The RNA shown here (Bacterial RNase P class A) has 339 nucleotides and comes from a Burkholderiaceae bacterium. Lineage of the source: Bacteria > Pseudomonadati > Pseudomonadota > Betaproteobacteria > Burkholderiaceae. Of the family's consensus pairs, 97% are formed in the model. A source record names the gene rnpB. RNAcentral records the identical sequence in 3 taxa. The prediction has a mean pLDDT of 78. Its Rfam family is "Bacterial RNase P class A". Rfam links the family to the GO terms dimeric ribonuclease P complex, ribonuclease P activity and tRNA processing. Rfam classes the family as a ribozyme.
């Protein structure tokens, strides 16, 4: 000094005017929109888009199905420990393979359960057998071809083992309010028995019981729950508004001669940190930082222009991929030089 290897940050600030939105308090409850449910105003402090929010590839939280199951088929993972609310996901080790190293990559259970594939060359790629040399013998040795030939190679081919997995989702679901046609049609099923009441004596209702089409639970089976409808076509009406939803959270910051090789995990203090709803967090100005082109100066620095990637929450979290201008720190490694 140079080239790497691994890891953590940060991702422009600050002031002023004028907008927009949550959430607190105070006024006001008028106005306006709406068929209604509801919505809608003033001022004041105050909070308001990311390391990736992208992708939707994995595991969840939470919702309905649903009171809640087994087996089969289907799908996922695969060396051994160990975190973690789980995972295909991290970590530590083994072994493999790439790299001089520092590291990085794994698709790393099984080939005597059983199929399968391997162009062309070649005498042969499932049992076959050219060539030469030796034998009693393809009995030994060797030679060509080709990735591979008296046999191995592929399970990122199918399969076998172990182990694991209900589905579907915030467009979940829940309530309000409105309006129409509780419409037609075709198929297809059941309405027993007992016992109370009321009858107009036709019959109606309520209890118990037993039958039972069918209906639900990713595909089937079986079992469970419900059941007097049930299935398949036509058509018709809404398609409004609250809520779910910013939450105490598998939450964030700090510190720990705490605890572990580490991923983590325990104590101990403190904070609350975005919630729209066709979808808010912006719009202009100024100063400054960074970066760059020119230009001045011995320098410090000054003047003028240019520029600021990848992108923007929508129910919420942990990973994993993938897109990036720059800027900072920290531990290693290697190669050159000087002492």
């Nucleotide at each position: 000094g140079a080239a790497g290897c691994a890891g953590a940050c940060c991702a422009g600030a600050c002031c002023g005017c004028c907008g927009c939105u949550g959430g607190u308090g105070c006024c006001g409850g008028a106005u306006c929109c709406g068929a209604a449910a509801g919505g809608u105003g003033g001022c004041a402090c105050u909070g308001g888009a990311g390391g990736a929010a992208g992708g939707u590839c994995c595991g969840g939280a939470c919702u309905g199905c649903a009171c809640a199951g087994a087996g089969c088929a289907g799908c996922g993972u695969a060396g051994c420990a160990g975190c973690c609310a789980a995972c295909g996901g991290c970590u530590g080790u083994c072994c493999a393979c790439c790299g001089u190293g520092a590291g990085g990559u794994g698709a790393g259970g099984a080939u005597c359960a059983g199929a399968g594939c391997a162009a062309c060359a070649g005498a042969g790629a499932c049992g076959a057998g050219c060539c030469g040399a030796u034998u009693c013998a393809g009995u030994u040795c060797g030679g060509g071809u080709g990735a591979a030939a008296c046999g191995g190679g592929c399970a990122a081919u199918c399969u076998c083992u172990a182990c694991g997995c209900g589905c579907a989702g915030c467009a979940a679901c829940a309530c309000c309010a409105a309006a129409u046609a509780g419409g037609c049609c075709a198929g297809u099923g059941a309405u027993g028995c007992g016992g109370g009441g009321c009858u107009u004596c036709g019959g109606c209702u309520c209890c118990g019981u037993g039958g039972g089409a069918g209906u639900g639970c990713g595909g089937c089976u079986c079992g469970c729950a419900c059941g007097a409808g049930c299935u398949g076509g036509c058509g018709g009406g809404u398609a409004g508004g609250u809520g779910g939803c910013a939450c105490c959270g598998a939450g964030c910051c700090g510190g720990g001669u705490g605890g572990g090789c580490g991923a983590c995990c325990c104590c101990c203090g403190g904070c609350c940190c975005a919630g729209a709803g066709g979808a808010a967090u912006g719009g202009c100005g100024g100063u400054c930082a960074c970066a760059u082109g020119g230009g001045g100066g011995c320098a410090a620095c000054c003047c003028c222009g240019u520029g600021c990637a990848c992108a923007g929450a929508a129910u919420c979290c942990g990973g994993c991929c993938u897109a990036u201008c720059g800027g900072u720190c920290u531990g290693c490694u290697u190669c050159a030089c000087a002492a």